A computed fold for a 131-nucleotide RNA from Staphylococcus petrasii, annotated as FMN riboswitch aptamer (RFN element).
It matches the Rfam family "FMN riboswitch aptamer (RFN element)". The literature on the family includes a 2002 paper in Proc Natl Acad Sci U S A by Winkler et al., "An mRNA structure that controls gene expression by binding FMN".
Formats: sequence, structure tokens, C1' cells
RNA sequence: UCUUUCGGGGCAGGGUGUAAUUCCCAACCGGCAGUAAAUUAAGCCUGCGACCUGCUUAUAACUGAGAAGUUAUAGGUGGCUGAUCUAGUGAGAAUCUAGAGCCGACAGUAAUAGUCUGGAUGGGAGAAAGA
Repeated sequence: UCUUUCGGGGCAGGGUGUAAUUCCCAACCGGCAGUAAAUUAAGCCUGCGACCUGCUUAUAACUGAGAAGUUAUAGGUGGCUGAUCUAGUGAGAAUCUAGAGCCGACAGUAAUAGUCUGGAUGGGAGAAAGA
């Protein structure tokens, strides 16, 4: 450098209501890499990915007398994006142990969604194997 494969989980039970896995009580879930106690160990420490979005390049189609514009696909490069404390051990911990907290894209919906449906049989940080 190339190829192949892999690469996200979750509302039990109950209440109100015409209607809610969306509200209320309660329950459940936690991508990737790094980092300090290890054979493995962080949702809330650092960075990245996903969602949304700006600019730009190439190609194609369309519009246009032309200049140029629009759309689609692929690539490059930016922006935006949530949440943690206390005690203990220790040389050292916001990663361990204990306790108490907090957070969660967009669109849809008979009613407000981290958990349902959809974009998505997509994309993807990256992981493994092979050449």
C1' cells in the first nucleotide's frame, strides 16, 4: 500500500388518558482509540466516529446564446454536537472499590421518544486476518 471479514445496546411491571414502549412511577442501555495498579476494565478525562452543516475538487445529467447555475455521486478539508462528584486504598486513580448523581442526533407518531418506526441491506472511528 492492497484485499477480505468483523464493526451499537436498551422501557420488565404499573398509572392517567379517546389516544403515550413518547407523559408520570419504575425499568433498561453504554460505539472506537488513548490514559496510572492488568491477561480485560472510563457513557460523563483527552481525542475520534455517528447526526446536522460550510467550503472545495472531479465526474455525470439538466437549464442557459454565453457567463454561469441546479441536482446527483465520489473525494478532500473545516464547523457544530451531552453528562461526575464524594469517600477509601495507594507514590500515583474523575479509569480500581463503595456510595450518590448526571447525559443521550435528526425526521415521524392518535400524545412530548437515549430505548418504537425511518434514512440505514447505509455510513463509520477502528479491530482481526492475509498478500
The RNAcentral record of the sequence draws on MGnify.